[in-house]
């Protein structure tokens, strides 16, 4: 110079005019409200609504059995499936990127089709081998070749699959096998380093398919429900009828059992209301520094600063900047995950070429 | 705001414990009939919503995403 990786910020800017949310002044009017005036007024994802957690109510929640969730190892955290560092494992020449990454020897279950055989210390089609025995064939006359049959030996070749019961090479053998050596890889135990995951070695007996995102074991965590939780004021009415279960009962919000707390409760039908406060926003928040910590992270100082609507307010339009720019709009609140998402700016690393 | 069921051919649905995706009507050819429709025969038609993963193998089994449906919520 070209390619690439990582991580961070921005999310059109200024002006004028009009409009619309809530707050605050001052005017005006019993009140409802109306009028002017100042500041203010959407995100990184406010999404999905997938985890976790503050918050409220049911016992500030207990005991068991189900069911849910997590799933190497250690920390961070208010908590987490999230973040960090680390190990092993793939993948890239590297920078650096991915990993549902406990257990298959507790136990079940599954492995169509093809193959001889699909999970049992299993199985014999071809092939290999010795013994009999039949048949031909040759001689040196009691062997020796070839072929075929029954039983047997073997698992080492071949054929089949995703996968064939350790691999390779060698010894041995009638062929032949962990039946014996050596290395390899699994495995079991010891020892050394490390908090652990695990690496590394020494021995040992010779191997014990896959599938847990199949049921299941192990080990850890989860009581349930949601701002239309919860509470307070106001309006309305037929404070209602019928059936059903009642104290070994029924109700308290999960399915069940207990255990506490209350005694009624359920279905159907008719009936009334579909306002208004409060929760309502300063929070495990942001920026900047110093300190510890490799790091997520933690502790101290300091500085700025009201979004809180309920049919729900950010938008039109005019001019300049090169060009009117993407996904998109808060609904108790935060930590996160995942999706979307034009263009542009910043720092730090790899590799290639070149030149010094 | 919470629960929940779905997505397979052009409709409408099936598919057992994961083992070659089928059927009904519908389209096209053919035949029967003067001729149509019924009828009888064959033929085309599928990325199982959508991308990933486990597994020899996925319509099923898991994660993420897209789109539909449905159901509960005040007094008394």
């Nucleotide at each position: 110079g070209a390619g690439g990786c990582g991580g961070g910020c921005c999310a059109g800017g200024c002006g004028a005019c009009c409009g619309c949310g809530g707050g605050c002044g001052c005017g005006a009017g019993c009140a409802a409200u109306c009028g002017c005036g100042c500041a203010u007024g959407a995100g990184g994802a406010a999404a999905g609504u997938c985890c976790g957690g503050g918050c409220u109510c049911c016992a500030c929640a207990g005991g068991g059995c189900a069911g849910g969730a997590u799933g190497c190892u250690g920390g961070c955290u208010a908590a987490c499936g999230g973040c960090c560092a680390g190990g092993c494992g793939g993948g890239g020449u590297a920078a650096c990127c991915c990993g549902a990454c406990g257990g298959a020897a507790a136990g079940c279950g599954c492995c169509g089709c093809a193959g001889a055989a699909a999970a049992g210390a299993a199985g014999a089609c071809u092939c290999c081998c010795a013994c009999u025995g039949g048949c031909g064939g040759g001689c040196u006359c009691g062997c020796c070749c070839g072929u075929u049959a029954a039983g047997g030996g073997a698992a080492a070749a071949g054929c089949u699959g995703a996968a064939a019961c350790g691999g390779u090479g060698g010894u041995g053998u009638a062929a032949g096998a962990g039946a014996c050596c050596a290395c390899c890889a699994g495995c079991g135990u010891c020892g050394u380093g490390g908090c652990a995951a695990c690496a590394c070695g020494g021995c040992g007996g010779c191997u014990u398919g896959g599938c847990a995102a199949g049921c299941c074991c192990c080990a850890u965590c989860c009581g349930g429900a949601g701002c239309a939780a919860a509470c307070g004021c106001a309006a309305a009415u037929a404070g209602g009828a019928g059936c059903g279960c009642u104290a070994c009962g029924g109700u308290g919000u999960g399915g069940c059992c207990c255990g506490c707390a209350c005694c009624g409760c359920g279905c159907u039908c008719g009936g009334g209301u579909u306002g208004c406060g409060c929760g309502c926003u300063a929070g495990a928040g942001g920026c900047g520094g110093a300190c510890g910590g490799c790091g997520a992270c933690g502790u101290c100082c300091g500085c700025a600063g009201u979004a809180g609507a309920u049919a729900a307010a950010u938008g039109g339009c005019c001019g300049c900047c090169c060009c009117a720019g993407a996904c998109a709009g808060a609904a108790c609140c935060c930590g996160g995950c995942u999706u979307a998402u034009a263009g542009g700016c910043c720092c730090g690393c790899c590799u290639c070429g070149c030149g010094c | 705001u919470c629960c929940u069921c779905g997505g397979u051919a052009g409709c409408u649905c099936a598919a057992u414990u994961g083992g070659c995706a089928g059927a009904g009507c519908a389209u096209u050819c053919g035949g029967c009939u003067g001729u149509u429709a019924a009828c009888c025969g064959a033929a085309g038609g599928g990325u199982u919503g959508u991308a990933g993963g486990u597994u020899c193998g996925a319509g099923u089994c898991c994660u993420a995403c897209c789109c539909g449906g449905g159901g509960a919520g005040c007094c008394a």
Molecule: RNase P RNA; transfer RNA
Organism: Coriobacteriia bacterium